[in-house]
RNA sequence: CAGGCCGGGUGACCGCGAGCCGUCCACGGCUCGAGGAAAGUCCGGACACCACAGGGCAGGACGCUGGGGAAACCCCAGGCGGCGAAAGCCGACGGAAAGUGGCACAGAAAGGAGACCGCCAGGCGCGCAUCUCCGGAGGCGCAGCAAGGUAAGGGUGAAACGGUGGGGUAAGAGCCCACCAGCGUCGUGGCGACACGGCGGCUGGCCAAACCCCGUCCGGUGCAAGGCGAAGCAGGUUCCGACGACGCGGCCCGCCGAGGAACCGGGUACGCCGCUAGAGCCGCCGAGCAAUCGGCAGCCGAGAGAGAUGGUCACCCCCGACAGAAUCCGGCUUACAGGCCUGCU
Numbered sequence: 001c002a003g004g005c006c007g008g009g010u011g012a013c014c015g016c017g018a019g020c021c022g023u024c025c026a027c028g029g030c031u032c033g034a035g036g037a038a039a040g041u042c043c044g045g046a047c048a049c050c051a052c053a054g055g056g057c058a059g060g061a062c063g064c065u066g067g068g069g070a071a072a073c074c075c076c077a078g079g080c081g082g083c084g085a086a087a088g089c090c091g092a093c094g095g096a097a098a099g100u101g102g103c104a105c106a107g108a109a110a111g112g113a114g115a116c117c118g119c120c121a122g123g124c125g126c127g128c129a130u131c132u133c134c135g136g137a138g139g140c141g142c143a144g145c146a147a148g149g150u151a152a153g154g155g156u157g158a159a160a161c162g163g164u165g166g167g168g169u170a171a172g173a174g175c176c177c178a179c180c181a182g183c184g185u186c187g188u189g190g191c192g193a194c195a196c197g198g199c200g201g202c203u204g205g206c207c208a209a210a211c212c213c214c215g216u217c218c219g220g221u222g223c224a225a226g227g228c229g230a231a232g233c234a235g236g237u238u239c240c241g242a243c244g245a246c247g248c249g250g251c252c253c254g255c256c257g258a259g260g261a262a263c264c265g266g267g268u269a270c271g272c273c274g275c276u277a278g279a280g281c282c283g284c285c286g287a288g289c290a291a292u293c294g295g296c297a298g299c300c301g302a303g304a305g306a307g308a309u310g311g312u313c314a315c316c317c318c319c320g321a322c323a324g325a326a327u328c329c330g331g332c333u334u335a336c337a338g339g340c341c342u343g344c345u
Base pairs, nucleotide, nucleotide: 001343002342003341004340005339006338008316009315010314011313012312013311014310016033017032018031019030020029021028022027035322039333040332042331043330044329045328046327047222048221049220050219054252055251057249059218060217061216062215063214064078065077066076067075068074079093080091081090082089083088094213095212099211100210101207102206103205116154117153118150119149120148123145124144125142126141127140128139130137131136162180163179164178165177166176167175181203183200184199185198186197187196188195189194226273227272228271229270235264236263237262238261239260240259247255280299281298283296284295285294286293287292317320
């Protein structure tokens, strides 16, 4: 660093919930009784009810490749990028050359840009010395002026229009060349993401968890779903509606065809089911790098409805963390005293 595991133990007594058995009942006996996260309710489903001819629109989620999985903001293996000395860890990781938009502050300029300082040849002006046929001529210098050239150097910035070196030039510049990065194309390897090599023209910044484009997918509500039984009650007001309401987020079209919406008031809140045997757990064998899958054998491990799973005593130890089911399952994330095992650096 990575992976896996444990989460006080034993005994006695008292108590709570469920099932089974005995019993007329009371009661008694036996068996079972929270977690790795039961948590957050963040994803995906099962299940239940409602809705659903069709069309395109809007909206949302996801986004490297291959495999797995019922599916997933899931898992495994690999590629690429970043971090690390390494083992290893992290990544919403399609498109910025379709278009639109943004790039704070600073800075001259933030994208087909830009001359602030600097550098450079020439012009004008000034100064100095030289030559002179005295009219001037050319040379050197300038912290003087205006108009240019230049993106090498300085400076600003998160980012300045490829990088380093050489040539070239008045000074410079892919202007030219070598190497490197990037782009295009060809070849080889790979299922693929991609990698390596050759050639080419010389370069077109960053942001898509900004709009957008491309591809794939997507009805709504959640067990207070929903079903059965029993009991009880009282209606009222307003609005919309056969010119078609209600029936999707809205639209078109089609179908259906008579009630619908909001508010106020009244009644009930009891029993049973759903409800826990399942994408289950575990062992062996086989396939696979693995996730996972297949075969065989074994096991049953909470199911309440005001809601059980606790308390006391004794002994021992390293003195016990985070936390408790509420329809179920697969994930992710977060919390966790202390300890054990395996592999690697």
Predicted 3D model of a 345-nucleotide RNA (Bacterial RNase P class A) from a soil metagenome. Its mean pLDDT, the model's own confidence on a scale to 100, is 76. It matches the Rfam family "Bacterial RNase P class A". By type it is a ribozyme. From the family's description: Ribonuclease P (RNase P) is a ubiquitous endoribonuclease, found in archaea, bacteria and eukarya as well as chloroplasts and mitochondria.